[in-house]
């Protein structure tokens, strides 16, 4: 020197379910990393907390296919699919090269 781990800065990206019970609003459990606060008639805005930034946040196919559950979550194919938000210092560590001395 290049490089990938972790860590920090910044700056940007996503999601919000399912069972009862209620006329509604709303309550009480579930599983998650995360089921959340405000405003608003609604659309939706704004904002917590957590995830994630290129290999797997998340979205689309997808009201998809099999298993599994009350149901959702969860495992497995689809998937080497199609899309999706990055710069930057520093430390430590690991690979890999180059130059010098012996």
């Nucleotide at each position: 020197g290049c490089u990938c781990a972790u860590u920090c800065c910044g700056a940007g990206g996503g999601g919000u379910g399912u069972g009862c019970c209620g006329c509604g609003a709303g309550g009480c459990g579930c599983u998650g990393a995360g089921a959340u606060g405000g405003c608003g008639a609604g659309a939706g805005c704004c904002g917590a907390a957590c995830c994630c930034u290129u290999g797997a946040a998340c979205c689309u196919g997808a009201u998809c296919c099999g298993g599994g559950u009350c149901a959702u979550a969860c495992c497995g194919g689809c998937g080497u699919a199609g899309g999706a938000a990055c710069g930057g210092g520093a430390a430590u560590g690991g690979g890999c090269g180059g130059c010098g001395c012996u």
The RNA shown here (TPP riboswitch aptamer (THI element)) has 102 nucleotides and comes from Aureimonas sp. AU20. Rfam family: TPP riboswitch aptamer (THI element). From the family's description: Vitamin B(1) in its active form thiamin pyrophosphate (TPP) is an essential coenzyme that is synthesised by coupling of pyrimidine and thiazole moieties in bacteria. Its mean pLDDT, the model's own confidence on a scale to 100, is 77. The model forms 85% of the base pairs in the Rfam consensus.